Notes: Transfer RNA from Sinimarinibacterium flocculans, 73 nucleotides, folded computationally. Its Rfam family is "tRNA". Its mean pLDDT, the model's own confidence on a scale to 100, is 81. The source organism's lineage runs through Bacteria, Pseudomonadati, Pseudomonadota, Nevskiales and Sinimarinibacterium. The sequence is in RNAcentral, with records from ENA and Rfam.

RNA sequence: GCCUCGGUAGCUCAGUGGAUAGAGCAUCUUCCUCCUAAGAAGAGGGUCGUAGGUUCGAUUCCUACCCGGGGCG
Repeated sequence: GCCUCGGUAGCUCAGUGGAUAGAGCAUCUUCCUCCUAAGAAGAGGGUCGUAGGUUCGAUUCCUACCCGGGGCG
């Protein structure tokens, strides 16, 4: 340099054109308990890598760039 896969919550990941973007774990609050753990209920937390384009509408499609994994030279 070229090809390929990925980048979404603190972490691991889902979502794949349409309603306020979700789950598990973690954190916080409450309940339960003599206390802790376990268990139950709830809450907070997101510029969906960046910038453009297409579209009535983009996390999703297209382009360029940035970052990371793999392959080739």